[in-house]
RNA sequence: AGGCUCAUAGCUCAGUGGUUAGAGCAAUCGACUCAUAAUCGCUUGGUCGCGGGUUCAAAUCCCUCUGAGCCUG
Numbered sequence: 001a002g003g004c005u006c007a008u009a010g011c012u013c014a015g016u017g018g019u020u021a022g023a024g025c026a027a028u029c030g031a032c033u034c035a036u037a038a039u040c041g042c043u044u045g046g047u048c049g050c051g052g053g054u055u056c057a058a059a060u061c062c063c064u065c066u067g068a069g070c071c072u073g
Base pairs, nucleotide, nucleotide: 001072002071003070004069005068006067007066010025011024012023013022018056027043029041030040031039049065051063052062053061
C1' cells in the first nucleotide's frame, strides 16, 4: 500500500428494515441464614463508534472517517 472481518449496557454477546433494543455475567437493594457463601426476587445501566445518504420507517442497507483484529506484499 491492497484485501477481509468487526464496533450494540461495566464485560461477553443476540437482535439482518416495522409493536417499547434484549440475554447472561457484573453492580445496588431485598428475601433466606446466627453470619458468610450459594440460591431466589426487584431495580439500575444504551444518544447501537462519528458524520452523511436510501426509505413511510435504519442497530440492521449504502458511502466517508475513526478505532481494533487478520491476510497478502
Notes
RNAcentral holds the sequence, with entries from ENA. A computed fold for a 73-nucleotide RNA from Candidatus Nasuia deltocephalincola, annotated as transfer RNA. Taxonomically the source falls in Candidatus Nasuia (Bacteria, Pseudomonadati, Pseudomonadota, Betaproteobacteria). Its mean pLDDT, the model's own confidence on a scale to 100, is 82. It matches the Rfam family "tRNA".